[in-house]
RNA sequence: ACGGCCGUGGUUUAAUGGUAGAAUACAGGAUUGUGGAUCCUGUGACGCGAGUUCGAUUCUCGCCGGCCGUC
Numbered sequence: 001a002c003g004g005c006c007g008u009g010g011u012u013u014a015a016u017g018g019u020a021g022a023a024u025a026c027a028g029g030a031u032u033g034u035g036g037a038u039c040c041u042g043u044g045a046c047g048c049g050a051g052u053u054c055g056a057u058u059c060u061c062g063c064c065g066g067c068c069g070u071c
Base pairs, nucleotide, nucleotide: 001070002069003068004067005066006065007064010024011023012022013021018054026042027041028040029039030038047063048062049061050060051059
């Protein structure tokens, strides 16, 4: 330099045009002699910009970042 794949709560991930879900972590509560475990409740996310569309996390383009490959 070129090519491919990927980018979603703090972390690991699902959804692939129509309300973004789960686990874990964190906070509060119940239980417990304390702690742990268990149960209940809550907070928190679509990398950035543009386009297509009635509607974009999803499709298209550009940029940024990560990984892999070729020279």
The RNA shown here (transfer RNA) has 71 nucleotides and comes from a Candidatus Woesearchaeota archaeon.
Rfam family: tRNA. Rfam classes the family as a transfer RNA. From the family's description: Transfer RNA (tRNA) molecules are approximately 80 nucleotides in length.
NCBI's taxonomy places the organism under Archaea, Nanobdellati, Candidatus Woesearchaeota.
Its mean pLDDT, the model's own confidence on a scale to 100, is 80.